[in-house]
RNA sequence: ACGGCAGGUCGGGUUGUCGCACCGCGCCUUAGAUGGCCGGUGAGGAAAGUCCGGGCUCCACAGAGCAUGGCACCGGGUAACACCCGGGCUCGGCGCGUUGUCAUGACGUGCGGAGACAGAAAGUGCCACAGAAACCAUACCGCCCCGCUUCGGUGGGGUAAGGGUGAAAUGGUGGGGUAAGAGCCCACCGGCCGCGGGGUAACCCGCGGUGCAGCGGCAAACCUUGCCAGGAGCAAAGCCAAGCAGCGGACGGGUUGCUCGCUCAAUGUCCGUGGGUAGGCUGCGCGGAACGCAGCGGCAACGCUGUGUCCAGAUAAAUGACAGCCCAGGAGACGCUCCUGCGGGAGUUUCUCUGGACCGAACCCGGCUUACAGACCUGCCGUUCGU
RNA sequence: UUCCCGGUGGUGUAAUGGUAGCACCGCAGAUUCUGGCUCUGCUGGUGGGGGUUCAAGUCCUCCCCGGGAAG
Numbered sequence: 001a002c003g004g005c006a007g008g009u010c011g012g013g014u015u016g017u018c019g020c021a022c023c024g025c026g027c028c029u030u031a032g033a034u035g036g037c038c039g040g041u042g043a044g045g046a047a048a049g050u051c052c053g054g055g056c057u058c059c060a061c062a063g064a065g066c067a068u069g070g071c072a073c074c075g076g077g078u079a080a081c082a083c084c085c086g087g088g089c090u091c092g093g094c095g096c097g098u099u100g101u102c103a104u105g106a107c108g109u110g111c112g113g114a115g116a117c118a119g120a121a122a123g124u125g126c127c128a129c130a131g132a133a134a135c136c137a138u139a140c141c142g143c144c145c146c147g148c149u150u151c152g153g154u155g156g157g158g159u160a161a162g163g164g165u166g167a168a169a170u171g172g173u174g175g176g177g178u179a180a181g182a183g184c185c186c187a188c189c190g191g192c193c194g195c196g197g198g199g200u201a202a203c204c205c206g207c208g209g210u211g212c213a214g215c216g217g218c219a220a221a222c223c224u225u226g227c228c229a230g231g232a233g234c235a236a237a238g239c240c241a242a243g244c245a246g247c248g249g250a251c252g253g254g255u256u257g258c259u260c261g262c263u264c265a266a267u268g269u270c271c272g273u274g275g276g277u278a279g280g281c282u283g284c285g286c287g288g289a290a291c292g293c294a295g296c297g298g299c300a301a302c303g304c305u306g307u308g309u310c311c312a313g314a315u316a317a318a319u320g321a322c323a324g325c326c327c328a329g330g331a332g333a334c335g336c337u338c339c340u341g342c343g344g345g346a347g348u349u350u351c352u353c354u355g356g357a358c359c360g361a362a363c364c365c366g367g368c369u370u371a372c373a374g375a376c377c378u379g380c381c382g383u384u385c386g387u
Numbered sequence: 388u389u390c391c392c393g394g395u396g397g398u399g400u401a402a403u404g405g406u407a408g409c410a411c412c413g414c415a416g417a418u419u420c421u422g423g424c425u426c427u428g429c430u431g432g433u434g435g436g437g438g439u440u441c442a443a444g445u446c447c448u449c450c451c452c453g454g455g456a457a458g
Base pairs, nucleotide, nucleotide: 001383002382003381004380005379006378007377008376009375010374012326013325014324015323016322017321018320020042021041022040023039024038026037027036028035044358048369049368051367052366053365054364055363056233057232058231059230068229069228070227071226072225073087074086075085076084077083088117089115090114091113093111094110095109096108097107098106099105118224119223123222124221125218126217127216140163141162142159143158144157145156146155147154148153171189172188173187174186175185176184190212191210192209193208194207195206196205197204198203237282238281239280240279246273247272248271249270250269251268252264253263254262255261288310290309291308292307293306294305295304296303297302327356329354330353331352332351333350335348336347337346338345339344388457389456390455391454392453393452394451397411398410399409400408405441413429414428415427416426417425434450435449436448437447438446
């Protein structure tokens, strides 16, 4: 210098003109509403998917249990989480060391990475095909012993080392042993049990015991154990004025001075009340799990203290359009420099053209996931060149 | 804005975790003078990625697409 991986930051800037939304004890106008002017503010890292967790609001609720759903190594962080940080274990990658093989390897260690990682010694279920056999018992080929034999085999018994089947075959390697074999016996490794030590814990280390019939896999199968969770969602919910339907009350015209009565008309007028929908306001964004900076504590996530700032708020939904200049990036042209195998290739001043992705708040936060052109920074690895 | 369902050939539908079938459609052949009917054969599929598992249409998860409810 180039390439790759991981992590982080940013994700065009600026000026002018016109326009939009909201706000202002602002100014003018208006009786007021309104309108105009001035000033201020105006999308994101994901505003997205709506996958988790909370705040907030209403409904329900004595307490406990069951059901259902979720979570699941350990510790910490947090309002909370399926998130984050640190640690453990397992797995695979790269490097180094030791050792071994014809070869693949084995062990130890370092670096960086991934893991929905409780329980399969409670129970049930499943494990197709193949295979003797898939957890219940056992043997196709083979090996060994005995009998028979037409010498091709065949009957009985033993065995599970070897072959074969399969994704998976009842601990592994080596030796002894044996008719052949087998934890049958031994050493090492693994497992299980006990004790001791370290660690908050997960877990790790050491010693001893046990031949290992409790011992295959699957719990993103049922299930068991532990922990958590009441339900709905701002179209939650509250308020306001007017008032339809409805409900309650009072009241009519004629006859007459008035009342009763009679008669006519009307399902009317007035007052009160008035659910839901539509309308308006609140919820709703200056005091909050907010942001910036500094200090302190902590390995870290994060917390505490001090100080400063106020930072979009619509309701058919504003945040835009045009032009100039600049900044990355891309393409081309004249020229110049360098390399050359003379075909060409690399770099670059200037000019011209082009050109910035994914995408837009709607009650608000914390995460996760997904989309994303390009630029910059840090660390590691590889290749090449120079010193 | 919030919430809830669904996705298997071109169409309609099956499939206790174990070879993805069936019918219609389409194509080719046979039959026929020709077409249809009929007979035989064939093509074509689990919306996409990742994970669990020996094995995934099925179980889990993240996306994509389609539909519905609430004024």